Transfer RNA from a Patescibacteria group bacterium, 73 nucleotides, folded computationally. Its Rfam family is "tRNA". It is annotated as a transfer RNA. From the family's description: Transfer RNA (tRNA) molecules are approximately 80 nucleotides in length. The sequence is in RNAcentral, with records from ENA. Taxonomically the source falls in Bacteria candidate phyla (Bacteria).
[in-house]
């Protein structure tokens, strides 16, 4: 320098022809047990990488910027 991907909870990742935002682990509590583990249940936790644009309505479609990964040069 190009070109192709990826960014969603504290981790790992799903998601949606545009209409409500999820699991699985970890986290707090409760229930069992003498306890503790485990196993059950209840709950907390989010500016969907930022910026514009299109639409009544964007996490999702376009532009444009960051970062990360991976290819040719």
């Nucleotide at each position: 320098g190009c070109c192709a991907c990826c960014u969603u909870a504290g981790c790992u990742c799903a998601g949606u022809u545009g209409g409500c935002a999820g699991a699985g682990c970890g986290c707090g509590g409760c229930u069992u047990u003498c306890g503790u583990a485990a196993a059950g249940c209840c709950g907390a936790g989010g500016u969907c990488c930022a910026g514009a644009g299109u639409u009544c309505g964007a996490u999702c479609c376009u532009c444009u910027g960051a970062g990360g990964u991976g290819g040719c040069u």